[in-house]
Molecule: transfer RNA
Organism: Vicugna pacos
């Protein structure tokens, strides 16, 4: 240089146009004499960035970046 696939929570990842979730980890809180284990409950998001498309975009379409692989 050319193709492909991917970019959502501290971290691993769902999520096929109409309110943003699991798990793990973090923090209270019960529970134990205590700590682990278990059980509740909370925090914690510019869903990469920047246009288009629609009434409405994490979701669809372009472009930019990262970054995986394959060809060269």
């Nucleotide at each position: 240089g050319g193709a492909u696939a991917u970019a959502c929570a501290g971290c691993u990842c769902a999520g096929u146009g109409g309110c943003a979730g699991a798990g793990u980890a973090c923090a209270u809180g019960c529970u134990u004499a205590g700590c682990a284990u278990g059980c509740a409950u909370g925090a914690g998001g510019u869903c990469c960035u920047g246009g288009g498309u629609u009434c409405a975009a994490u979701u669809c379409c372009c472009a930019g970046u990262g970054c995986c692989u394959c060809c060269a």